Context: one part of a larger RNA
RNA sequence: CUAUGUUGAAGGAACUCGGCAAAUUGACUCUGUAACUUCGGGAGAAAGAGUACCUGUUAAUAUAGCGGGUAGCAUAAAAUAGGGGGUAGCGACUGUUUAAUAAAAACACAGGACUCUGCAAAAUUGAAAAAUUAGGUAUAGGGUCUGACACCUGCCCGGUGCCAGCAAGUUAAAUGGAGGGGUGAAUGCUCCAAAAAUAAGCUCUGGUAAACGGCGGCCGUAACUAUAACGGUCCUAAGGUAGCGAAAUUCCUUGGCGGGUAAGUUCCGUCCUGCACGAAUGGUGUAACGACUUCCCCACUGUCUCCAACAUAAACUCAACGAAAUUGGAAUCUCCGUGAAGAUACGGAGUAUCAGCAGCUAGACGGAAAGACCCCAUACACCUUUACUACACUCAUUUAUUGAUUAAAAAUUUUUUAUGUGUAGAGUAGGUAGGAGCUUAUAAUACCUUAACGUAAGUUAAUUGUUGAAGCAGAAAUGAAACACUACCCUAAAAAUAUUUUUAAUCUAAUAUAAUUUUUUAUAGACAAUAUAUGAUUGGUAGUUUCACUGGGGCGGUGGCCUCCUAAACAGUAACGGAGGCGCGCAAAGGUAAACUCAAAUAAGUUGGAAAUUUAUUUUAGAGCGUAAUGGUAUAUGUUUGCCUGACGGUGAGGCGUACAUGCCGAACCGAGAUAAUUAAUUUUAUCGGCCAUAGUGAUCCGGUGAUACUUUGUGGAAAGAUCAUCGCUCAACGGAUAAAAGGUACGUUGGGGAUAACAGGCUAAUGACCCUCAAGAGCUCUUAUCGACGGGGUUGUUUGGCACCUCGAUGUCGGCUCAUCACAUCCAGGAGCUGAAAAAGGUUCCAAUGGUUGCCCUGUUCGGGCAUUAAAGUGGUACGUGAGCUGGGUUUAGAACGUCGUGAGACAGUUUGGUCCCUAUCUACUGUUGAUAUUUGGAGAAAACAAAGAAUCUGUUUCUAGUACGAGAGGACCGAAAUGGGUUGACCAAUUGUGUAUUGGUUGUAUAAACGUUAAUAUGCAUCGCCAAGUAGCUACGUCAGGAAAAAAUAAUUGCUGAAAGCAUCUAAGCAAGAAAUUUCCCUUUUGAUUCUCUUAGUUAAGUUAAAGACUAUAACUUUGAUAGGCUUUUUAUGUAAUAUAAAGUAAUUUAUAUAUUUAUAGUAUAAAAGUACUAAUAAAACGUACAA
Repeated sequence: CUAUGUUGAAGGAACUCGGCAAAUUGACUCUGUAACUUCGGGAGAAAGAGUACCUGUUAAUAUAGCGGGUAGCAUAAAAUAGGGGGUAGCGACUGUUUAAUAAAAACACAGGACUCUGCAAAAUUGAAAAAUUAGGUAUAGGGUCUGACACCUGCCCGGUGCCAGCAAGUUAAAUGGAGGGGUGAAUGCUCCAAAAAUAAGCUCUGGUAAACGGCGGCCGUAACUAUAACGGUCCUAAGGUAGCGAAAUUCCUUGGCGGGUAAGUUCCGUCCUGCACGAAUGGUGUAACGACUUCCCCACUGUCUCCAACAUAAACUCAACGAAAUUGGAAUCUCCGUGAAGAUACGGAGUAUCAGCAGCUAGACGGAAAGACCCCAUACACCUUUACUACACUCAUUUAUUGAUUAAAAAUUUUUUAUGUGUAGAGUAGGUAGGAGCUUAUAAUACCUUAACGUAAGUUAAUUGUUGAAGCAGAAAUGAAACACUACCCUAAAAAUAUUUUUAAUCUAAUAUAAUUUUUUAUAGACAAUAUAUGAUUGGUAGUUUCACUGGGGCGGUGGCCUCCUAAACAGUAACGGAGGCGCGCAAAGGUAAACUCAAAUAAGUUGGAAAUUUAUUUUAGAGCGUAAUGGUAUAUGUUUGCCUGACGGUGAGGCGUACAUGCCGAACCGAGAUAAUUAAUUUUAUCGGCCAUAGUGAUCCGGUGAUACUUUGUGGAAAGAUCAUCGCUCAACGGAUAAAAGGUACGUUGGGGAUAACAGGCUAAUGACCCUCAAGAGCUCUUAUCGACGGGGUUGUUUGGCACCUCGAUGUCGGCUCAUCACAUCCAGGAGCUGAAAAAGGUUCCAAUGGUUGCCCUGUUCGGGCAUUAAAGUGGUACGUGAGCUGGGUUUAGAACGUCGUGAGACAGUUUGGUCCCUAUCUACUGUUGAUAUUUGGAGAAAACAAAGAAUCUGUUUCUAGUACGAGAGGACCGAAAUGGGUUGACCAAUUGUGUAUUGGUUGUAUAAACGUUAAUAUGCAUCGCCAAGUAGCUACGUCAGGAAAAAAUAAUUGCUGAAAGCAUCUAAGCAAGAAAUUUCCCUUUUGAUUCUCUUAGUUAAGUUAAAGACUAUAACUUUGAUAGGCUUUUUAUGUAAUAUAAAGUAAUUUAUAUAUUUAUAGUAUAAAAGUACUAAUAAAACGUACAA
C1' cells in the first nucleotide's frame, strides 16, 4: 500500500453514468392512515406514542390496563427482524428462461378469435406392423394469432395464399394408328408416327383480411396575414377511421411552450410539423403486482469536500515445506540521430564503482490465446426463399390383385340406306369408269294421307285408301361436265352389327372393418388398400451454386473488337489515364473501260433573298471517299457513264505477327469467265479471287441441312460414322467451368494475410491552423490606432484527408478519475512601443514559460449550453499522455423490443433495455534502503566552503499617499508605503477535533466458578471491543506555527548618452548606460570526496538491554565506573465514588450511614507520560585490527 471490519468534527449526494457501496429503518402493543380503485384493495400507507425492574389494584398463579415507586445517557438495553413517499414507461397478476457474463419489457398465463377434425377423426411418430391423441367424441381434440379487465377493433379481395366452382382452353403415361421409312419376289416383319379421345393441376369464375399483407399525389380558394370548412384534377384494390403522438417509434432535435432547479441534452405536462404511430403482427386506458427501466423528494450517511485513527489478515523478518506461466542467447543505461518508418543492442554524445533488499508500474511494441473486427480461400457449417436440381409426403390417371348384372352415352370398323341446288338448262347434274338399254299386272303413272331431310324450291320413303299401263334413258338442247342402269368412290347423316371407352346404379363371392362361446353374422364392397407406370404439387428434406477487376471491401463502374493520344522518332508498352466508335451496310456503295474535278471566297448577273442555277478570278485540297478516328488519296482511292458478275472453282512459293490457339498479306500455276485494247481472225496484252485501309465478332462439344460415295461388325443393303459446304450461342463475365443455380449469419467455424481496412505511429501537407507580403477600401479628413478585399509567399504537423511502410502466431478502442511532463502561437500576474492613449477602463504589437489557471446543473460524452465566482478560468503535444494504475456510462458479441427496409433468413454511423476488464514484476527506468570493494588513505571525531542535483517561485482586497495628478463634470490614477486574506508547501501536537480492540464505568442475553440443590453477590468466557457513555499516550486535521521576502549580477523587448561611416541625422559601427515574475546567484534540502580542522597512536565488529529509529538491514541510547528496558514507589492523567462487613429506611426494587474516605465529592481501578529507585536483565568469554604506512 491492499483486503475485511470499527469509529468519525463541520457539511450532507457537492461523489458518480447512476446514492454503486454504506448508513438509516427494523420486534411487539396502541393511536392514526391520502389520491386512486376492478370496492377485494391501496395499507405495515404515511405519521405518531409506548416497552426495564419493584409494588398496589381489577382479575384466573397467564396476560393486559391503571396507580405508586427504584436505577441508568440509554429498558425490543446484546443478537436475529421493512428505509419511506411521489411521477412516468413496459408487462395485468403468481410463475418460466440463456446450468458458467443477459431474469427482462422476452416466454408462459387465464380470457378472446380464426381454422381443421363425425371417430378406422384431424394432427403426430414409424419402412411397416403399430402407437400417441383416447379407452376421449364438437361444452371434445389438433394448429395459428392475440394476451387479465374496461372502451373498442375502421377501409381494401388488385397481388400472394386458402376455400369453393368447373362451361371453355391447355395437359402425361397408357389408348389410338392416318401416313411414312427400312428390307423383301411376296404374304409379311420391323421402325418412326399425325389426328382423335382423356385426369388432377394450371389458365379461368367466385368467396375469404382476429389469412400473408396494404391503407396517395398535385393545384386553387375566406374583406390584414395565416390557415383552408370548400372546389378542381390525376392515380389506386383501397387511400389510415377511432384513439394515441418528439413516443422503448422523431432524422432534423437539446423541436416550441409550461413545471420542477441558482442553473435541467434526462424527467413530467401540453402542442402536432407522425423523416418512418395506429387498431388481436391488436389500438387506447387501467386498480393491484415487479430483485424491470426513468425522474424527483424526505430521512440517512466517509459517496464526496478530505481524509484520519484503530482491529484483524496479508505484506515484511526468521524457521520448516515448496508451485506456475515465462525463458534464442545476454556482459540487459540516457539523449539525439538512423533504420521494415516508435532502438538496452546501429552512429554520435553523455552518464555510470560492484551486488542486494523493499517498493512502484512508464518501457521491454511485457505474459496469456496461430485476431473473434477487416479482407482473402473457385474452405466449412447452419438458416432462408417466387436460386438450380433432386427426393419424401400429398393429389390425380393407367394396369394388376378384380368378379356378376342392368341402363344410358360416345368413338371407331363393316354392311345397308341415304344427302349433294353457282350460271345456262325441263331441273337439286357429287366424282370417275362402263353403258343401250332398264323398271313394270309379283301393279307403271297420278291423287289423298303420313314421315324424314331441307332456308326455300323441292327430294326421298312409307301407306290396309283411290286409279290401272305405262315410265325412265338414249336423240335434241344447255353446259366446263349429261342423265336410265351397273361398278368403285367422295361428302353430310341414319340404322344395324362388332369392338372399345365413359357415366350411373344394383348384386356378392375377392378384399377391408366390427361383433361373436361356437358356427357365423353385420357393415362397407370391387371401392378402399398395396404395387407398377405417369403427370401435378412440393424449402418438408437434401445436394449445391451464388464471377472477377477494384489505391481495403461494399455501392457505383468495367469485362470482347476498332481508331487516336499517353508511348520516351523500329515494334511493343500500364493505370477505375484522356477522347471516341463497333456488334453493320451495299446487287451496287462490286468488276472493268472511258471521261471529269472538289470546298470556299471575291466580283458580275432577271425574278433571287446570307444561301438555288450562270460567268470570271483566286485556290494542292482548305472537299469527297456509307460509318468513329487516324493514315492515305486530284496522274484518283473522289464524281459520271457504258458493258458486266472475279462478291469465281482447285492449289499456293514466301512472308508479317505470335507463349499456344486464333489472326494477316501474298506472287505464281491449272480451269472457266468479265471488261478494254490489239488483230481480217485464231491469238496476245492489262485489270478482276468484293468494297481506300484498319471494327461489324465466338473455340470445342452437340444437333440440323445439302453434296460426295470413303467405311459398312457373316454377305447385300440400311442405320451410323467420315469428307466438303453450310445452319443453330448478347456462351457480351465475349479463350466460352454446367443443357440447367439466388440470398442471410451479431449463433458462427477453420485456414491464411499486416500481400488488405478500422486504432495508433510513419511519409505527405490538398484541407485546417498560424505568420508574412501587396494595399483596393472602411476608419468625418487620413491605407497601415483599428479593420482589411482580390492576389502572392511561407511556417506548423493539433483538424479532415491521401498513401498502405511496421504490427492481424493480437500494438486493448471514446470519455472520466489519478498522476503528470513538455512546447509557446501567453488566459492571468511582470516589463515595454504605438494608440482614433486626458484620467480610469481599453485596443493592438513586442519581450517573457517562473508560478497559477474554480465550483456546480444537463448529457456516456470530448465539445457545448447554463448558474455563481475568479487575477485568470490559455492553446496544443506526449500511442487523440496515462486500463500489467482504476472505472466501464458510450461504442462493439450472444437475450429482447420499437420504427424502417426485405417474400424471407435477416439488416440499419436509427432508437431502446440487459450484459465476466486476468497477470505473484525477470530486466531497464524511477522511489527508498543496505552491504561490499577500490586507489600511493594509520585510526577516531567534528565542521563548513566548492563542483553537482533538487525544492521553492502564485496572487487578491483594503488603507495611506489622495478624493491629489488628470478631467467641464462624472469619475479617478502612476510611482511609493502598510495591513489583511485566498490558494499552496513544510513542520508540529501546548490547546481544539477525531481515533484511541491501553483503560474506567454502566448495562442486555447466556454459560461457568473444587459434594449436591436453591438464593444473592462478585469474577470470568461468548455475543461486531456484545452494546452504551467517556477517554491518557501516540498518530492526526477540521487545529497550530512557519515559508515566498529583501538583495545582487548579466540580459530581453524597449529607452538612452556620446558618435562616425554618410560635414547632417542616427541608441552602434568603436565606446558608455538604464531595463522584466524569465536566466545566474542569494534562502532551503540532499549527496558525498584525494577538502579543512581537532584529538590520538586505537579502534571496529559481534553479543546483550532498548527506542526519539525501524519492512529486514541501517540509525540512535545504554551495557554494573549503569537508570537501557522491565519491576516497584510517587506524581500526573483517565474513569467516577470499588468491593466487603455492620447498621438503618422501605412490602420490595433499591437507598443511606459507619468502617484510614465524603459538605458534590477525589473512593477504587488503570495509567503508552514524568521523576525516583539496581529488585531483575544488560554476565562471562570472543573475533578482526594495532603496519611492509606516515
Predicted 3D model of a 1190-nucleotide part of an RNA (large-subunit ribosomal RNA, half B) from Cyanophora paradoxa. The gene name in the source record is rnl. The organism belongs to Cyanophora, within Eukaryota. The RNAcentral record of the full RNA draws on ENA.